[in-house]
Molecule: SAM riboswitch aptamer (S box leader)
Organism: Protofrankia coriariae
Formats: sequence, C1' cells, structure tokens
RNA sequence: GGCUCAUCCAGAGGGGCAGAGGGACCGGCCCAGUGAAGCCCCGGCAACCACCCGCAUCAGUGCGCGGCAGGUGCUAAUUCCGUCCUGAGAUGCAUCCGGCUCUCGGGAAAGAUGAGGA
Repeated sequence: GGCUCAUCCAGAGGGGCAGAGGGACCGGCCCAGUGAAGCCCCGGCAACCACCCGCAUCAGUGCGCGGCAGGUGCUAAUUCCGUCCUGAGAUGCAUCCGGCUCUCGGGAAAGAUGAGGA
C1' cells in the first nucleotide's frame, strides 16, 4: 500500500521550543502572531485489542454485562458542513417539461481509528 469487519451527533488541555500555516482531497465555512504545522513534557478522555477481577449463565468451553487501564487512539467546530442516490415536507421560484431552492431523514462513496488475515 491493498482486503475484511466494527465504530464515527458523547467525551477530554496546560506548559516549553518553534515561527506560518492548519482543518485529508475539491467547494464552502472556519481556526491561526492574543502564535498555525511540527517536536518535547505533564495531564485528561474513551474503552477497539490484551491481561486480570466480579456478576449472570453453563456439565464444561464459549457468548453476555460490569470493573481495571497494559497496547493503540483521541483531546475546536457531528468525520466542521456539502458533493452521489433516495424518502418526506414547505413556503418560495419557475411552469406546462417536470425541474430549481430550502428543511428534516435514510443509504452509498470518500476519510479516520481499531481489530484480523494474506
């Protein structure tokens, strides 16, 4: 790098170095010299995986629930919002084709993270 599965409207920031970008891409909209990216230190959140413990079940294993917090991850904005398909609604626009706009949903794609396998 590619494949499979699960999750993505919750949650959680201070300091030091540094010095102009960052929010994946495109469009929008934001963040940023009252200091971006990156690196370091100390915290925090969460519970995907591992260990262990408890409960329930059971012949036993396993599955389930809870706890713990070792390996990851995360710590502005729903994955910040949208793009493709589709359902409902609404006043509005347009009109004789059936469309445009807006609002609220569902799905897909893309992306992120974890786990697994080749």